[in-house]
Context: one part of a larger RNA
RNA sequence: GGAUGAACGCUAGCGGCAGGCCUAAUACAUGCAAGUCGAACGAUAUCAAGGGGCUUGCUCCUUGAGAAAGUGGCGCACGGGUGCGUAACGCGUAUGCAACCUACCUUCAUCUGGGGGAUAGCCCGGAGAAAUCCGGAUUAAUACCGCAUAAAAUCACAGUACGGCAUUGUACAAUGAUCAAACAUUCAUGGGAUGAGGAUGGGCAUGCGUGUCAUUAGCUAGUUGGCGGGGUAACGGCCCACCAAGGCGACGAUGACUAGGGGAUCUGAGAGGAUGGCCCCCCACACUGGUACUGAGACACGGACCAGACUCCUACGGGAGGCAGCAGUAAGGAAUAUUGGUCAAUGGAGGCAACUCUGAACCAGCCAUGCCGCGUGCAGGAAGACUGCCCUAUGGGUUGUAAACUGCUUUUAUCCGGGAAUAAACCUAUCUACGUGUAGAUAGCUGAAUGUACCGGAAGAAUAAGGAUCGGCUAACUCCGUGCCAGCAGCCGCGGUAAUACGGAGGAUCCAAGCGUUAUCC
Numbered sequence: 001g002g003a004u005g006a007a008c009g010c011u012a013g014c015g016g017c018a019g020g021c022c023u024a025a026u027a028c029a030u031g032c033a034a035g036u037c038g039a040a041c042g043a044u045a046u047c048a049a050g051g052g053g054c055u056u057g058c059u060c061c062u063u064g065a066g067a068a069a070g071u072g073g074c075g076c077a078c079g080g081g082u083g084c085g086u087a088a089c090g091c092g093u094a095u096g097c098a099a100c101c102u103a104c105c106u107u108c109a110u111c112u113g114g115g116g117g118a119u120a121g122c123c124c125g126g127a128g129a130a131a132u133c134c135g136g137a138u139u140a141a142u143a144c145c146g147c148a149u150a151a152a153a154u155c156a157c158a159g160u161a162c163g164g165c166a167u168u169g170u171a172c173a174a175u176g177a178u179c180a181a182a183c184a185u186u187c188a189u190g191g192g193a194u195g196a197g198g199a200u201g202g203g204c205a206u207g208c209g210u211g212u213c214a215u216u217a218g219c220u221a222g223u224u225g226g227c228g229g230g231g232u233a234a235c236g237g238c239c240c241a242c243c244a245a246g247g248c249g250a251c252g253a254u255g256a257c258u259a260g261g262g263g264a265u266c267u268g269a270g271a272g273g274a275u276g277g278c279c280c281c282c283c284a285c286a287c288u289g290g291u292a293c294u295g296a297g298a299c300a301c302g303g304a305c306c307a308g309a310c311u312c313c314u315a316c317g318g319g320a321g322g323c324a325g326c327a328g329u330a331a332g333g334a335a336u337a338u339u340g341g342u343c344a345a346u347g348g349a350g351g352c353a354a355c356u357c358u359g360a361a362c363c364a365g366c367c368a369u370g371c372c373g374c375g376u377g378c379a380g381g382a383a384g385a386c387u388g389c390c391c392u393a394u395g396g397g398u399u400g401u402a403a404a405c406u407g408c409u410u411u412u413a414u415c416c417g418g419g420a421a422u423a424a425a426c427c428u429a430u431c432u433a434c435g436u437g438u439a440g441a442u443a444g445c446u447g448a449a450u451g452u453a454c455c456g457g458a459a460g461a462a463u464a465a466g467g468a469u470c471g472g473c474u475a476a477c478u479c480c481g482u483g484c485c486a487g488c489a490g491c492c493g494c495g496g497u498a499a500u501a502c503g504g505a506g507g508a509u510c511c512a513a514g515c516g517u518u519a520u521c522c
Stems, first nucleotide, its partner, number of pairs: 001522004006518005013374006019367002021332001026330003030327003035074003040071002046065009081285003090210008100202002105198008113147001115145002123136005153178004159172005183190003211257003218248003223245004228240003260282004264275004287308005310321004338364001340363003346360001347358004377408004388398004414458005422449001427444008466511005471492003477506005487494002
């Protein structure tokens, strides 16, 4: 000198863009953050209309609308947070899988026949303070289970051809065995099953790279390899039985300490050094530890079970909970924001759709935390006015064109008026083309931010300057006070009676809505 997720002191006019718990992965009150589908299913509170019975205000039926709850499907593995752990195939980079999986999407081919038994819910009864649970009767499905059909699927067995990378791969063809489905409706749409591809996303393996300490030198028994099996989507001591005795290490094993990694960021002429906050990619975690279930995908932040610590409820028998989601609270700390608005856009989930949900997201609020921009006026004006300060003091210098005064302008602030873009889709209506559900055209519908940005007008210099420094380094000097005191100080050092170094004043210098100090990095 540059830089910062900064803090502190003094000061402060505005706007744009960004950033904002670095400490206690401490504990959390309250609200919200993942639902959706009635075009899968049964039932139905309630309301309206119509009809029947009649005990005349009750009950039953049909139609329409339709809440909460339930079965079922898809989603909840995304999105959002944090950096505890991890020195590791975790990450980066480059490869491989003749050792693998992939819901939704997409292409092609084929199919969607016929049955059964239950169970939520509802009703009745019971236990319990509650959470919740039990029994009986009864009911549906795209829930569940058989049957049929079935090959290009899987398995078994042997064959031919071609290829490769050792196990073997591809193609052809014979035989046997096994496995499927589901319907709904507004009637042309949405689905369902099987197989083969594509796309996307993942899994696994390997080369190289990726901290400090040798004042850590030996480490290892599923350890290293083989054979056989189990398990997995898949290879593999991943696991198991048996066999062998191996495997790693000064090219640093093992141990200890520290740490998420990268793209990048800061600095530097570069080489390097330091850092990994915001944004993007990957990883790990979700009160602590462990376990699996479901599922295409989890060993699952707002799922389950067990154990533990903590908090809460209790009728003492037993139960409930997990903000490292968004706000917010307490605590810690030098220190870090609102218990805001909207789904209008973008994106996501569900749905044929309308739409619903979305603290993702988009916006607004707070903070000079940073960067950038603008303003606090401009021109003229010498009696070089007054005050202040200084001096060699009847005088001069400086403050200083500074002020007064004259003319001008109105950014910004204030007031008044106008006023966007972000929106085009979906959908609805009409039409056109091909020809039977697509494409296109026209019109209509939709804005949280917002009466915001922006534009125009009015009046008036009106609404707006501070901080640090002035001995040398280092730009900027005098007077007064103090008297090794009070104090200053980054280093040298200054102060003991003429202090340009302390305190004040005048003046000056440097930056400027900031200026200094502290901390850290180069």
Molecule: small-subunit ribosomal RNA, 5' domain
Organism: Pedobacter yonginense